A computed fold for a 108-nucleotide RNA from a Planctomycetota bacterium, annotated as c-di-GMP-I riboswitch aptamer. The organism belongs to Planctomycetota, within Bacteria.
RNA sequence: CCUGAACAAGGGCAAACCGUCUGUAAAGGCGGGGCGCAAAGCCACGGAUCCAUUCAGUUCGUCGUGCAAGAAUGCAUGAUUUGUCGGAUGGACCGCCGGGUUGCCAAG
Numbered sequence: 001c002c003u004g005a006a007c008a009a010g011g012g013c014a015a016a017c018c019g020u021c022u023g024u025a026a027a028g029g030c031g032g033g034g035c036g037c038a039a040a041g042c043c044a045c046g047g048a049u050c051c052a053u054u055c056a057g058u059u060c061g062u063c064g065u066g067c068a069a070g071a072a073u074g075c076a077u078g079a080u081u082u083g084u085c086g087g088a089u090g091g092a093c094c095g096c097c098g099g100g101u102u103g104c105c106a107a108g
Base pairs, nucleotide, nucleotide: 012037013036017032018031019030020029021028022027035095041101042100043099045098046097047096049092050091051090052089053088054087055086057084058083061080062079063078064077065076066075067074068073
């Protein structure tokens, strides 16, 4: 300077799903089961995502009131179920990303 960048050994963890327990829920524990993982060990520190409660707005629907109207219907307003968006609080999640920290063997 160029090319390549592992091959092993002992192993480890355990997705979905199923059973069971805890929890309002997200989710977690235990057992089975293996999708995969060189940190798929641990930590909720930053972000993302998820759940519960709550506040404000908003869509559709329903009901009440008023006006227009012969009726259908329209407009305004109040209440309310549901959905959705944003905020707040509490929680979940480390096998979503980043960060912190610990660690087996081998090569250099």